[in-house]
Context: one part of a larger RNA
Molecule: small-subunit ribosomal RNA, central domain
Organism: uncultured bacterium
RNA sequence: CUGGGCGUAAAGCGCGCGUAGGCGGCUUUGUAAGUUAGAGGUGAAAGCCCGGAGCUUAACUCCGGAACUGCCUUUAAGACUGCAUCGCUAGAAUUGUGGAGAGGUGAGUGGAAUUCCGAGUGUAGAGGUGAAAUUCGUAGAUAUUCGGAAGAACACCAGUGGCGAAGGCGACUCACUGGACACAUAUUGACGCUGAGGUGCGAAAGCGUGGGGAGCAAACAGGAUUAGAUACCCCGGUAGUCCUAGCCGUAAACGGUGAGCACUGGACCGAGGGCCUGCACAGGCUCCCGGUCGCAGCGAAAGUGUUAAGUGCUCCGCCUGGGGAGUAUGGUCGCAAGGCUGAAACUC
Numbered sequence: 001c002u003g004g005g006c007g008u009a010a011a012g013c014g015c016g017c018g019u020a021g022g023c024g025g026c027u028u029u030g031u032a033a034g035u036u037a038g039a040g041g042u043g044a045a046a047g048c049c050c051g052g053a054g055c056u057u058a059a060c061u062c063c064g065g066a067a068c069u070g071c072c073u074u075u076a077a078g079a080c081u082g083c084a085u086c087g088c089u090a091g092a093a094u095u096g097u098g099g100a101g102a103g104g105u106g107a108g109u110g111g112a113a114u115u116c117c118g119a120g121u122g123u124a125g126a127g128g129u130g131a132a133a134u135u136c137g138u139a140g141a142u143a144u145u146c147g148g149a150a151g152a153a154c155a156c157c158a159g160u161g162g163c164g165a166a167g168g169c170g171a172c173u174c175a176c177u178g179g180a181c182a183c184a185u186a187u188u189g190a191c192g193c194u195g196a197g198g199u200g201c202g203a204a205a206g207c208g209u210g211g212g213g214a215g216c217a218a219a220c221a222g223g224a225u226u227a228g229a230u231a232c233c234c235c236g237g238u239a240g241u242c243c244u245a246g247c248c249g250u251a252a253a254c255g256g257u258g259a260g261c262a263c264u265g266g267a268c269c270g271a272g273g274g275c276c277u278g279c280a281c282a283g284g285c286u287c288c289c290g291g292u293c294g295c296a297g298c299g300a301a302a303g304u305g306u307u308a309a310g311u312g313c314u315c316c317g318c319c320u321g322g323g324g325a326g327u328a329u330g331g332u333c334g335c336a337a338g339g340c341u342g343a344a345a346c347u348c
Stems, first nucleotide, its partner, number of pairs: 004319003008301001012316001014201004021194003025088002029084003033081002035077008049065006091191001092188003095184004103177007110154001114150008125136002162169002206247002210243002215241002220236001222234002258315006266293005272287006297304002321348003330341004
């Protein structure tokens, strides 16, 4: 390389958009590049293979054949692929109407709670734990009432529920805005799928700027526990957590399952829409989405099973024994931390 694979054994890029490329619906005519068939030329010799011959045999040598699976020229075919062309509407997109949704961005608003501050009542404890202590409190704490301030998060609703490509999204209102879905007609006429490079988004932590800082809380300090306790428990507490405009670009970024299309028994539950029957409970049909269980099949098994890990096709990514090692080195990106790419010796 061929081949075999990628949910859990090694292996699906974290997720989009998209360039090149690869692949691509039905149909008419043409063309003849691919394709198929015939013919001709060439494909040196030697060697390999087959049949013979010569050295006493063999090795070796010689003769003949086959082969050289290739290339070129030419003739023909016209199904399939390509190219060109006449069309089509089943793929795709557009249009109208409509309902659903924590989809996104910005601005504003609200209540509960927490902490702090001021004032009132009130007195000796409070807090915390397995038990305690550190801690707070007669300079009046804890508790309770009223008022004020601040920041962060939005109880119930809440659901195996919804939305989003993924990360993710949850108080309310408004503005702007993306997508999906249903129904209906009309329009375009293959405009499609995938996607090396590329480019954008991308939890948390972290980085630098300027703010903010209630609660929580790495680090740190103290009290306990313990043989010790650089922990688990407790009292404190700084970065950080929040905002701003940037950087980082990683996660068990997981369904550990790439994307698209088609086909292949069912049953039940849930969310959204449409049609019909209906009757005051709902039932039937249908489209789309989210789940549970299971037939066949698949699977090493557990399992999976129309949301496939079944049956096929197209395109991309990736794997090739364990350790060394996601290390070294080079390159590249980054302010740094570090990221991406990524070996070998040696060893089992």